[in-house]
Context: one part of a larger RNA
């Protein structure tokens, strides 16, 4: 110097664990007003958290509970407080210092809008009306009572999901994109105006009869077209109908049924191993409760719960009920040609949007330029006519089914298990630190059942560290459960 044994250092992997994440279901809630957020106070006590706000780890009022209490890291000490019910829990109410006016994760309509990527390159497609920005709102929006769908014996707003169907189509007919009706099914709700008509108040103008416009009231609202006016005919208020979510609108009040603390809750011993029994072994019991999780290993009967029960002075929720309240109350037949939402419909160019890339492109939308009819009318049934068929626009409100999850409550997980799971499992995590800033951003878990955390002696540089004694079931000894490898040593056997 190699090779092995063997005992150590060294490291912290592993195994086991779990206080913390992920996620998915339901349900509640769906705003919040000196707001989010912060700064600085504030305690007997320096600092962080947490809680409050000069009345400051907290004051009143009610409600709950019951022996203890002064919130944590973090023991102790001091001072106190509580069966005349404290700390604590819940609901109100007071107080709320400086900053700082809007703040909020998705989810929704709308406005602007990409590339990167597919096409095995690329231009048209794609990706994608995504991503991104921006405006706004609401518990949902948003759509919505057919100028709809469609072709049968039609259907009868809107939204969703299944399913029509990866069809029908579209498409450099390449990549790709992709319906809709029918049928099932959740969930249902259907008003309200503009015109004619009538009366009424202003102001224009008037040839004084009246007209014109705008304001209020009544009329009226439909597609088997309906309403208006004008004649006729017949009805009329009661045991009538409806109602705060639209159809008019405000309020109360009872009871019901959640929610916001809570109460009660069944049933075991003995032996035996061991430090410690829940483990074994034996004899019992409860169960509407054998979920779960704690206790010195593994407990239905030891705590703490669970099942079935039961609670509210106060808030508050009901699209729950009842009552008060409050509103409304005609229909037929003839006639008559008054009225049915105009720069609108539709037409020309150019765009978009429609599953449809201009295509035979019909409906929808805008821009630009033009431009009708009012029932014997107009729209639409995918160029375009024609028959026949559906509706009936050019004003408006509308719950329910349906998204989302910032939050809070429950339940679950062929989810992770500290290099994992959230960036953060704890000791100041959005911390430390890094940037001028917008911002980037860690690492860091486990003594033991209990601290019983090692009293006293000695070695000592009087520190560190070791060695006894002691505790423990064990020193597992705080650089503390386990304790792999890498590297380092010591003794020692071969080999050289």
């Nucleotide at each position: 110097g190699g090779c092995g044994u063997a005992c150590g250092g060294g490291g912290g992997a592993u195994g086991u664990c779990u206080u913390g994440g992920c996620g998915u279901c339901a349900g509640u809630c769906g705003g919040c007003u000196u707001a989010a957020g912060g700064g600085c106070g504030u305690g007997g006590a320096a600092g962080g958290c947490u809680g409050c706000g000069a009345u400051a780890a907290g004051u009143c009022u009610g409600g709950g509970g019951a022996a203890g209490u002064u919130g944590u890291c973090a023991a102790a000490c001091g001072a106190a407080c509580g069966u005349u019910g404290a700390u604590c829990c819940c609901a109100g109410a007071a107080u709320a210092c400086c900053c700082g006016a809007g703040c909020a994760g998705a989810c929704g309509c709308a406005g602007u809008g990409a590339a990167c990527u597919g096409a095995a390159a690329c231009a048209u497609c794609u990706a994608a009306g995504u991503a991104a920005c921006u405006g706004u709102a609401g518990g949902a929006a948003a759509a919505g009572a057919a100028a709809g769908a469609a072709a049968a014996c039609u259907c009868g707003a809107u939204u969703g999901c299944c399913u029509c169907a990866g069809u029908a189509g579209c498409g450099g007919c390449g990549a790709g994109c992709g319906a809709a009706a029918u049928g099932g099914u959740a969930a249902c709700a259907g008003c309200c105006u503009a015109a004619a008509c009538c009366g009424u108040c202003a102001a224009g103008c008037u040839u004084c009869g009246g007209c014109u416009u705008g304001g209020c009231g009544g009329g009226g609202u439909c597609g088997u077209g309906g309403g208006g006016c004008u004649g006729a005919u017949c009805a009329u208020u009661g045991u009538g109908g409806a109602g705060u979510u639209a159809c008019a609108a405000a309020u109360c009040u009872g009871c019901c049924u959640g929610u916001u603390a809570g109460a009660a809750g069944a049933a075991u011993u003995c032996g035996u191993u061991g430090g410690a029994a829940a483990g074994c072994g034996a004899a019992a019991c409860c169960a509407u409760a054998g979920a779960g999780g704690g206790u010195g290993a593994c407990a239905g009967u030891c705590c703490c719960g669970u099942a079935a029960u039961c609670g509210a002075a106060a808030a508050u929720a009901g699209u729950g009920c009842a009552g008060a309240c409050u509103c409304c109350c005609g229909a037929u037949c003839a006639g008559u040609a008054c009225c049915c939402g105009a720069g609108u419909a539709g037409g020309g160019c150019c765009g978009g949007u429609c599953a449809c890339g201009u295509g035979a492109a019909a409906c929808c939308c805008g821009g630009u330029c033009u431009g009708a009819a009012u029932c014997u009318g107009c729209g639409g049934g995918g160029a375009c006519c024609a028959u026949c068929c559906c509706g009936c626009a050019a004003g408006g409100c509308u719950a329910a089914a349906u998204a989302c999850g910032u939050a809070c409550u429950g339940a679950c997980g062929a989810c992770c298990g500290a290099u994992a799971g959230u960036g953060a499992a704890u000791u100041a995590a959005g911390u430390a630190g890094c940037g001028c800033g917008a911002g980037c951003g860690a690492a860091a878990g486990a003594u033991g059942a209990a601290a019983a955390g090692a009293a006293c002696c000695c070695c000592c540089g009087c520190u560190a560290g070791g060695g006894g004694a002691g505790u423990u079931a064990a020193a597992a000894g705080a650089a503390c459960c386990u304790g792999a490898a890498a590297c380092c040593g010591u003794a020692u056997g071969c080999c050289u």
Molecule: large-subunit ribosomal RNA, domain I
Organism: Planctomycetaceae bacterium